[in-house]
C1' cells in the first nucleotide's frame, strides 16, 4: 500500500414513538428514545432513484411540473481498529 471485516480494543451514530420549535407539504430542528449500523461519517439543477407539489401549466376537479425534499435506497469521496 491493498483487500476483506473474523476475534478482540477503544469508541462513534440513533430508526420507529413521543415534547416544543418550523415549513404548503416532503421533511428538517430540538430533547427525550434505540430499530439497528464497519462507514447509518461527509456530498445532490454536478449520477441513478424515490417523496412533496406551494407555485406555474393545460387537454382543467383531477394531472403535469422542483429550483423544494430523502444520502439509514443504490452511488461518490474520505476514515478508525486489528488481521490477511
Nucleotide at each position: 500500500a491493498a483487500a476483506a471485516g473474523a476475534u478482540a480494543a477503544a469508541g462513534g451514530c440513533a430508526a420507529a414513538c413521543c415534547u416544543a420549535c418550523u415549513g404548503a407539504a416532503a421533511g428538517g430542528u430540538u430533547g427525550g428514545g434505540a430499530c439497528g449500523c464497519a462507514a447509518a461519517a461527509c456530498u445532490u439543477u454536478a449520477g441513478g432513484g424515490g417523496c412533496u407539489a406551494a407555485g406555474g401549466a393545460a387537454u382543467c376537479a383531477g394531472u403535469c411540473u422542483a429550483u423544494g425534499c430523502c444520502a439509514g435506497c443504490c452511488a461518490g469521496u474520505u476514515a478508525c481498529c486489528g488481521u490477511u

c-di-GMP-I riboswitch aptamer from Paraliobacillus salinarum, 84 nucleotides, folded computationally. It matches the Rfam family "c-di-GMP-I riboswitch aptamer". About the family: GEMM was predicted in a large-scale screen for bacterial structured RNA regulatory elements. Its mean pLDDT, the model's own confidence on a scale to 100, is 84. It was read from a public genome assembly, where an Rfam model found it.